[in-house]
RNA sequence: GCGCCCGUAGCUCAGUGGAUAGAGCAACCGCCUUCUAAGCGGUCGGUCGAACGUUCAAAUCGUUUCGGGCGCGCCA
Repeated sequence: GCGCCCGUAGCUCAGUGGAUAGAGCAACCGCCUUCUAAGCGGUCGGUCGAACGUUCAAAUCGUUUCGGGCGCGCCA
C1' cells in the first nucleotide's frame, strides 16, 4: 500500500430498510432473609465510531473518514 471483518447502554452481545433500538451482567431502589450471599421485581442508562448521501422512512444501503483485528504485498 491492497483486501476482508469488527465498532450498538459501564461490560459482553442481538437487531441486515418500516412506528418510540433490545437482552444478559453491572449500577440504583424494593421484596425475601436474623444478617450477608443467592433468588425475585422494578428503575436508570444510547449523538448505533464520525461526516455526507440514497430513500416517504437508515443501526441496517452507498461514499469518505477514524479506531481495532486478520491476511496479502513492497522496502530493508
The prediction has a mean pLDDT of 81. Transfer RNA from a Candidatus Melainabacteria bacterium, 76 nucleotides, folded computationally. Rfam family: tRNA. Lineage of the source: Bacteria > Bacillati > Candidatus Melainabacteria. The sequence was found in a public genome assembly.